[in-house]
Context: one part of a larger RNA
Molecule: small-subunit ribosomal RNA, central domain
Organism: uncultured bacterium
RNA sequence: UUGGGCGUAAAGGGUCCGUAGGCGUCUCAAUAAGUCACUUGUUAAAGACACCGGCUUAACCGGUGGAAUGCAUGUGAAACUGUUGAGAUAGAGUAUAGGAGAGGAAAGUGGAAUUCCUGGUGUAGCGGUGACAUGCGUAGAUAUCAGGAGGAACACCAAUGGCGAAGGCAACUUUCUGGCCUAUUACUGACGCUGAGGGACGAAAGCGUGGGGAGCAAACAGGAUUAGAUACCCUGGUAGUCCACGCCGUAAACGAUGAGUACUUGGUGUCGGGGGAUUCGACCCCUUCGGUACCGGAGCUAACGCAUUAAGUACUCCGCCUGGGAACUACGACCGCAAGGUUGAAACUC
Numbered sequence: 001u002u003g004g005g006c007g008u009a010a011a012g013g014g015u016c017c018g019u020a021g022g023c024g025u026c027u028c029a030a031u032a033a034g035u036c037a038c039u040u041g042u043u044a045a046a047g048a049c050a051c052c053g054g055c056u057u058a059a060c061c062g063g064u065g066g067a068a069u070g071c072a073u074g075u076g077a078a079a080c081u082g083u084u085g086a087g088a089u090a091g092a093g094u095a096u097a098g099g100a101g102a103g104g105a106a107a108g109u110g111g112a113a114u115u116c117c118u119g120g121u122g123u124a125g126c127g128g129u130g131a132c133a134u135g136c137g138u139a140g141a142u143a144u145c146a147g148g149a150g151g152a153a154c155a156c157c158a159a160u161g162g163c164g165a166a167g168g169c170a171a172c173u174u175u176c177u178g179g180c181c182u183a184u185u186a187c188u189g190a191c192g193c194u195g196a197g198g199g200a201c202g203a204a205a206g207c208g209u210g211g212g213g214a215g216c217a218a219a220c221a222g223g224a225u226u227a228g229a230u231a232c233c234c235u236g237g238u239a240g241u242c243c244a245c246g247c248c249g250u251a252a253a254c255g256a257u258g259a260g261u262a263c264u265u266g267g268u269g270u271c272g273g274g275g276g277a278u279u280c281g282a283c284c285c286c287u288u289c290g291g292u293a294c295c296g297g298a299g300c301u302a303a304c305g306c307a308u309u310a311a312g313u314a315c316u317c318c319g320c321c322u323g324g325g326a327a328c329u330a331c332g333a334c335c336g337c338a339a340g341g342u343u344g345a346a347a348c349u350c
Stems, first nucleotide, its partner, number of pairs: 003322004007304002012318001014201004021194003025088007033081002035077004040072003049065006091191001092188004096183004103177007110154001115149007125136002162169002206247006215241002220236004258317006266295011299306002323350003332343004
């Protein structure tokens, strides 16, 4: 390389949008590029193959014949692919009527709690631990009552629940706004799927500028513990955590499972719709579409397990793997303010 693979053994890109490309529904007609059949030419000789012959045989040599992927030429076929034309509606989309939701952005509002400040009551302790101590307190703490300030997060509801492409999203109200689901007919008429490059988004931490700073808390300081204790425990405490704008671009970014389409026994919940039956009405019951869970059959799997939300059966497109270490490294390139990121070897060694 071929091949075989990618839930857990190496291997699914963090996610989406989308360029080129690849792939793509049904009917009719045309065409003949691909495809198929035949003709002719070419495909040097030698070699190889078959047969015959010459050296006593063989190797070796000679003769004859056939073969020769392919390329070109001409003639023909028209199912499939392509192309062109015409049409269709099952894919896709639009309209209409409803619906659910922590989807996103901005502004405003609220209550509980912590801390701090002021004042009242009140007196010797408080705090903390396995036990201490550092720490706070007679300059009146802790406790308790009243008032005030400020920042951050939103108990209960709450769920195996919902929404979002992923990251993620939760007090309440308003404004703006994206997507999704269902039903009915109507409309467009393949407008589709995937997607190398590319673009956008992307937790936390970190970075830049300016704010903010209650609680928590890397670093740091002190007290304990210990043989030591650069820790675990305790008392403090700065970046940071919060906001605005701009970077960074990584995570066990996980379902460790790429996207799309179709098919393949079932059962039980739950969320959002529709229809039917019943009813005063709701529930219950039957059915259907879309999501989300659990159990389990065939099948698959090394096993574990997966099992209509597949890891089953197939197809299309992309990404990735190819023994361990060296190595999420070196060098180079690109990106970044930096931290670093992306791409990514080899010697050597087992």